[in-house]
RNA sequence: GUGCGCGUGGUGUAGUUGGUUAUCACGUCAGUCUCACACACUGAAGGUCCCCAGUUCGAACCUGGGCGUGCACA
Numbered sequence: 001g002u003g004c005g006c007g008u009g010g011u012g013u014a015g016u017u018g019g020u021u022a023u024c025a026c027g028u029c030a031g032u033c034u035c036a037c038a039c040a041c042u043g044a045a046g047g048u049c050c051c052c053a054g055u056u057c058g059a060a061c062c063u064g065g066g067c068g069u070g071c072a073c074a
Stems, first nucleotide, its partner, number of pairs: 001073007010026003019057001028044005050066005
């Protein structure tokens, strides 16, 4: 340099032939329980879905460009 794939809460992820308020687990915080801690149970906070532009009534999802990253080839 060329081709292909990936990028979604702190971490790992679901969700893609567009449609209400983006899923779950772990973690964090609070409550219940306990002398206390842990476990368990209940609840809560935390995401402008990598960036910019376009298409559309409507984009995490489609299109173009860019950035980062992985693999293959050169």